[in-house]
Source information: Small-subunit ribosomal RNA, 3' major domain from a metagenome, 476 nucleotides, folded computationally.
Context: one part of a larger RNA
RNA sequence: UGACGGGGACCCGCACAAGCAGUGGAGCAUGUGGUUUAAUUCGAUGCAACGCGAAGAACCUUACCCAGGCUUGACAUACAGUAGACAGCUCCAGAAAUGGAGUCUUCCUUCGGGACUGCUGAACAGGUGCUGCAUGGCUGUCGUCAGCUCGUGCCGUGAGGUGUUGGGUUAAGUCCCGCAACGAGCGCAACCCUUAUCGUUAGUUGCCAACAUUUUAGGUGGGAACUCUAGCGAGACUGCCCGGGUUAACCGGGAGGAAGGUGAGGAUGACGUCAAGUCCGCAUGGCCCUUAUGUCUGGGGCUACACACGUGCUACAAUGGUCGGUACAAAAGGCAGCGAAGUCGUGAGAUGGAGCAAAUCCCAAAAAACCGGCCCCAGUUCAGAUUGUAGUCUGCAACUGGACUACAUGAAGAUGGAAUUGCUAGUAAUGGCGAGUCAGCUACAUCGCCGUGAAUACGUUCUCGGGUCUUGUACA
Numbered sequence: 001u002g003a004c005g006g007g008g009a010c011c012c013g014c015a016c017a018a019g020c021a022g023u024g025g026a027g028c029a030u031g032u033g034g035u036u037u038a039a040u041u042c043g044a045u046g047c048a049a050c051g052c053g054a055a056g057a058a059c060c061u062u063a064c065c066c067a068g069g070c071u072u073g074a075c076a077u078a079c080a081g082u083a084g085a086c087a088g089c090u091c092c093a094g095a096a097a098u099g100g101a102g103u104c105u106u107c108c109u110u111c112g113g114g115a116c117u118g119c120u121g122a123a124c125a126g127g128u129g130c131u132g133c134a135u136g137g138c139u140g141u142c143g144u145c146a147g148c149u150c151g152u153g154c155c156g157u158g159a160g161g162u163g164u165u166g167g168g169u170u171a172a173g174u175c176c177c178g179c180a181a182c183g184a185g186c187g188c189a190a191c192c193c194u195u196a197u198c199g200u201u202a203g204u205u206g207c208c209a210a211c212a213u214u215u216u217a218g219g220u221g222g223g224a225a226c227u228c229u230a231g232c233g234a235g236a237c238u239g240c241c242c243g244g245g246u247u248a249a250c251c252g253g254g255a256g257g258a259a260g261g262u263g264a265g266g267a268u269g270a271c272g273u274c275a276a277g278u279c280c281g282c283a284u285g286g287c288c289c290u291u292a293u294g295u296c297u298g299g300g301g302c303u304a305c306a307c308a309c310g311u312g313c314u315a316c317a318a319u320g321g322u323c324g325g326u327a328c329a330a331a332a333g334g335c336a337g338c339g340a341a342g343u344c345g346u347g348a349g350a351u352g353g354a355g356c357a358a359a360u361c362c363c364a365a366a367a368a369a370c371c372g373g374c375c376c377c378a379g380u381u382c383a384g385a386u387u388g389u390a391g392u393c394u395g396c397a398a399c400u401g402g403a404c405u406a407c408a409u410g411a412a413g414a415u416g417g418a419a420u421u422g423c424u425a426g427u428a429a430u431g432g433c434g435a436g437u438c439a440g441c442u443a444c445a446u447c448g449c450c451g452u453g454a455a456u457a458c459g460u461u462c463u464c465g466g467g468u469c470u471u472g473u474a475c476a
Base pairs, nucleotide, nucleotide: 001476002475003473004472005471007470008469009468010467011466012465013464015460016459019423020422021421022420023419026314027313028312029311030310031309032308033307034305035304042053043052064300065299066298067297068296069295070294073124077123079121080120081119082118083117084116088103089102090101091100092099093098106115107114108113126289127288129287130286131285135283136282137278138277139276140274142272147186148185149184150183151182152181153162154161155160166177167176168175192266193265194264195263197234198233199232200231201230202229203228207223208222211221212220213219237260240254241253242252243251244250316416320375321374322373323372324371325370333362334361337356338355342351343350344349382413387408388407389406390405391404392403393402429452430451431450432449433448434447435446
């Protein structure tokens, strides 16, 4: 000087408390451990691994296993020699890769040759092989915590200190005051994006107040008001008032205002820590393989299953289930695409093909909610696992191992032990919708969008984590 303390003081955080909803019990989905296996590819492992890499494993992917092939190679550059097109199509062998046979057969040229392909040779290719403890880059974490430093000066023999401590204050090393310090940098804040209000510009594909028309549909004429769209502006700064405070910073209250003291949300992550993670994104040193640890193909596996754990979904019902009727979104996507009306089917879907490169058309039905009928507390008109049969769709191909539909079947489950998680407002809870990946899908995941919409916070004694000062130490 640090680090640590079951030392002290002060302060903060959904850290506790106060609340609400869960997890832990059940079934299923998914990841992991373990076990099994020819293989169940590899990585991630307290917080910070475990719906993680994987924004999608039937083949492919694929790295694993078995089997069958190839060896200048599936891919790149360049050289020498040699032969000729290669490819395509048909047939044969084969699981395919591949091999054989037949057919068809080149282009440019300065005639030297070149392009392309096969063979031979030699450089080389190739490796998701090892080392993340050789590395770059990127990322997680402490933590959006308020810290981390420097120049000069001063103090100290020196390590170092001071500044950065102190008194207030703040979300903040934020600001004020003081002070052997005076300044400065990286962080904080602001500048950026979205959202909340208003003005203005613009008026189609969007809108419709008044007028006309009407097939009753903003459909048409028209309108530019409103909504909206998207550009540009305004607006919030403790600016104003009162009180407190050291006349300060600032704090409490009030006015006006769409919004008030950082308005809300996002992006933004200092010096560093964990030899944290990643050599399987990529790059890369070293080591290793080179008729194989490379590469092609078929099939299998990654989907196994006495068990254990994590994360979720669905429930256990009446604030509900079911049937009928009837409203109200936002955001996103669409041409190898979205696909309307109509018709067929109980349905998945089929047919059909209008319209739309989309404020125009489509996906598209929003659902919970609301109105009415039934159910009457039961393992039930709850719940839907499992299983059987029959189908639909995608795709060379759904046996291992896809999703969906109909009918039948109708398991556990009656609110969950110890323990434990999230959340402070348009939040939790709850309801649906969309997208990426993608032929299809194991999505109940992830990332977004809107609808309905709470309760509680006395407080900081305690638990956890963090910050500042101080103290002890046989630790560095």